Predicted 3D model of a 266-nucleotide part of an RNA (large-subunit ribosomal RNA, domain VI) from Chlorogloeopsis fritschii PCC 9212. NCBI's taxonomy places the organism under Bacteria, Bacillati, Nostocales, Chlorogloeopsis, Chlorogloeopsis fritschii.
Context: one part of a larger RNA
């Protein structure tokens, strides 16, 4: 652009795509079966492997937010504390969110249908046989369905609800063109569950983002000052102090203030 006004929500499912797997024990049953050795279909139970999809509560890795240790060396006049390099964390112990697995949960169900190869029932041509020629069954990890998961550009463009409709000017017998709105959307703003752009998803009828105040937690006893010791250092105040990407609350600050698009009764 199109789906013969213009929107707004909600289907339907032609069609596509995915997934489809293995194994070992128990038990039926040491049964049928077979001289024995040896051993079952078929049901019914557990346990697992890979492989998939989703999350992050456990256990873990990451985590250049933070936290805390240290060497080196330069600065803050010195001491004390801190700051910079030493990698594109200087080097080590840890470590929320987030992301991930090696963690966690499910997942490959069907006593659904039609079939292959094969096995069959009646049964003629051909008084017999014969699964087939007429009719009629049973039969696969395979085919169609059945589970996920997209899907009306399925141009065959479905469907069902709901909303918006007789402004204004050019032509006028009419088509038609233009502008300005309605239902509505777009931009902008403030943003994340959502994302490469884009689009999607929320939002003055607000907790949407930053502040603030607390708080899960992480880190591991801050700085000052008392004591102890000759001193490194230790210990008290003090589960300290810094942090908080996670949870609450709180309109304080921003989500303003606007511009556009966009029907004419089909």
């Nucleotide at each position: 652009c199109g789906u013969a006004a213009g929107a707004g929500u909600a289907u339907u499912g032609a069609g596509a795509g995915g997934a489809g797997c293995c194994u070992u024990c128990c038990u039926u049953a040491g049964u049928a079966c077979g001289a024995g050795a040896g051993g079952a279909c078929c049901g019914g139970g557990a346990a697992g492997g890979a492989c998939g999809u989703a999350c992050c509560u456990c256990u873990g890795g990451u985590g250049u937010a933070c936290c805390a240790g240290u060497u080196a060396u330069c600065g803050u006049g010195c001491c004390a504390a801190c700051g910079g390099u030493a990698g594109a964390c200087g080097c080590u112990g840890g470590g929320u969110a987030g992301c991930c697995a090696u963690g966690u949960a499910c997942g490959g169900a069907g006593c659904g249908g039609a079939u292959a190869a094969c096995c069959g029932c009646u049964g003629a041509a051909a008084g017999c046989a014969u699964c087939u020629a007429a009719g009629u069954g049973g039969g696969a990890a395979g085919c169609c369905c059945a589970c996920c998961u997209c899907a009306a550009g399925a141009u065959g463009a479905g469907u069902a609800c709901u909303c918006u409709c007789a402004u204004g000017g050019a032509a006028u017998a009419a088509a038609u063109c233009c502008a300005g709105u309605a239902a509505g959307g777009u931009c902008a703003c403030a943003g994340g569950u959502a994302g490469a752009a884009c689009a999607c998803c929320u939002g003055u009828u607000g907790a949407u983002a930053g502040g603030c105040u607390c708080u899960a937690a992480g880190u591991g006893g801050a700085a000052g000052u008392g004591c102890a010791g000759u001193a490194a250092u230790g210990u008290a105040u003090g589960u300290a102090g810094c942090u908080g990407a996670g949870g609450a609350g709180u309109c304080c600050u921003a989500a303003u203030a606007g511009a556009c698009c966009g029907a004419g009764g089909g």
The coordinates come from a structure-prediction model, not an experiment, and the mean pLDDT is 86.
The RNAcentral record of the full RNA draws on ENA.